This is a predicted structure of a 329-nucleotide part of an RNA (large-subunit ribosomal RNA, domain IV) from Chitinophaga pinensis.
Its Rfam family is "Bacterial large subunit ribosomal RNA".
It was read from a public genome assembly.
Context: one part of a larger RNA
RNA sequence: CCGUGGUUAAGGAACUCGGCAAAUUAGUCCUGUAACUUCGGAAUAAAGGACGCCCUGAGCAAUCAGGGCCGCAGUUAAAAGGCCCAGGCGACUGUUUAACAAAAACACAGGGCUAUGCAAAAUCGAAAGAUGAAGUAUAUGGCCUGAUACCUGCCCGGUGCCGGAAGGUUAAGGAAGCUGGUCAGCCGCAAGGCGAAGCUAGUGACUGAAGCCCCGGUAAACGGCGGCCGUAACUAUAACGGUCCUAAGGUAGCGAAAUUCCUUGUCGGGUAAGUUCCGACCUGCACGAAUGGUCUAACGAUCUGGGCACUGUCUCGACCACGAGCUCG
Numbered sequence: 001c002c003g004u005g006g007u008u009a010a011g012g013a014a015c016u017c018g019g020c021a022a023a024u025u026a027g028u029c030c031u032g033u034a035a036c037u038u039c040g041g042a043a044u045a046a047a048g049g050a051c052g053c054c055c056u057g058a059g060c061a062a063u064c065a066g067g068g069c070c071g072c073a074g075u076u077a078a079a080a081g082g083c084c085c086a087g088g089c090g091a092c093u094g095u096u097u098a099a100c101a102a103a104a105a106c107a108c109a110g111g112g113c114u115a116u117g118c119a120a121a122a123u124c125g126a127a128a129g130a131u132g133a134a135g136u137a138u139a140u141g142g143c144c145u146g147a148u149a150c151c152u153g154c155c156c157g158g159u160g161c162c163g164g165a166a167g168g169u170u171a172a173g174g175a176a177g178c179u180g181g182u183c184a185g186c187c188g189c190a191a192g193g194c195g196a197a198g199c200u201a202g203u204g205a206c207u208g209a210a211g212c213c214c215c216g217g218u219a220a221a222c223g224g225c226g227g228c229c230g231u232a233a234c235u236a237u238a239a240c241g242g243u244c245c246u247a248a249g250g251u252a253g254c255g256a257a258a259u260u261c262c263u264u265g266u267c268g269g270g271u272a273a274g275u276u277c278c279g280a281c282c283u284g285c286a287c288g289a290a291u292g293g294u295c296u297a298a299c300g301a302u303c304u305g306g307g308c309a310c311u312g313u314c315u316c317g318a319c320c321a322c323g324a325g326c327u328c329g
Base pairs, nucleotide, nucleotide: 002323003322004321005320006319007318008317010315011314014313019310027051028050029049030048031047036041038147052069053068054067055066056065057064058063070074082308083307084306085305086304087303088302089300090299094106095105110145111144112143113142114141115140116139122131123130124129149294150293151292153225154224155223158222159221160218161217162216163215164214167213168212169211173207174206177203178202179201180200181199182198185194186193187192226244227243228242229241230240253287254284265281266280267279268278269277
């Protein structure tokens, strides 16, 4: 000097990003127990008291009652919740990054949409075949949301999906016709010319499904949910009016929020003093309704703020034990 334990005057979080670490609490019995609540809980809430040994009595006994004794201390060692208040997120028990993340992430019961009538849809596989399922729509697959409670507004113009089939467009294929090549034959003195059928090469009106265009539907499908100007007998503000644009212009609820840039917004609370926290306000840069909105008891090795208790975290150090190192021998 380091590590691991132990003790510590007075103070008691002044430490620190943060009470991290440590300390406190702790068992059993008795008393007692708030808000809130889904009436189950919350709850070991909180807050208090008792506890040893000896004698006597009662009792089968466990044990209880009375009397007494000792200590600073009787669950005498060990083992054995610290507690409360408020808020965010997630309902909950669960699951996860084997070896830096346990969470607000995943899952979940519940809710919804959608596909599927059985040789099911979906999935694996050139196929046979298999899973689905020895199941049958109260079933199975896919997607989204995420207990409960109260709710879930408007937009189908775009994209997607579903339905429709009149019209437009449209492939391979089919194909009347047309054109070329070839040659039996014909014409010609010859060179050469014409040339049926067939075969062959090309062209080709017309025919030709789905799709797309088109017509409807559909948002718990992907998604979207305005601007400017004026106006009330103080001022301010604007219930009201005008105008432009849109598919429709954000409803309820919430709101400086895990979302607020300006911002340490403003006001209130808590502190002597509070960029955090809680309650409000609304000017929402850039909340908002199953990419769910809002409230919520219970729950959480979750995150944030506060308090009581407690303490070597600190003021500010000190000492002891054991171990390592170091120095000396």